[in-house]
RNA sequence: CUUAUCAAGAAAGGCUGAGGGAAAUGGCCCGUUGAAGCCUUGACAACCUGCUACUAACAGCAUGGCAUUCCACCGAUUGCCGUGCCGAAAGAAAGUAAGGUGCCAACUCCAGCCCGAUGGAAAUAUCGGGACAGAUAAG
Numbered sequence: 001c002u003u004a005u006c007a008a009g010a011a012a013g014g015c016u017g018a019g020g021g022a023a024a025u026g027g028c029c030c031g032u033u034g035a036a037g038c039c040u041u042g043a044c045a046a047c048c049u050g051c052u053a054c055u056a057a058c059a060g061c062a063u064g065g066c067a068u069u070c071c072a073c074c075g076a077u078u079g080c081c082g083u084g085c086c087g088a089a090a091g092a093a094a095g096u097a098a099g100g101u102g103c104c105a106a107c108u109c110c111a112g113c114c115c116g117a118u119g120g121a122a123a124u125a126u127c128g129g130g131a132c133a134g135a136u137a138a139g
Stems, first nucleotide, its partner, number of pairs: 001139006011041005019030003025111003042104001044102001047100003050096003054091002058087001060085008069076002108133001113130007
């Protein structure tokens, strides 16, 4: 930088000790019944990878039918159609949770900038949409 997602989900212990919720600002919360950070363990989730079953282009092997050519016969060549077995590019929705991440108060805590609807004299309130910013994954 690009793409996707962001209203779901999931905490205990140890160290430590005053802040924290990304961002000016406003609000509202969490916090000495222990914030942030670090470590351990556990969970949650299913983005990427893997695996399972499914579909499956196509390849190989076996076999059947029809046609073709060679042939005295047996048989063989080639083509088309079908069946079975095995492998399999790829695909879509699903399962699993082994690997790579992530995550485990509150919608990304809410607003902020623009637009619309409704209410209001206005300030502005509620609802909806979008933008900006951010987070995570993959590239």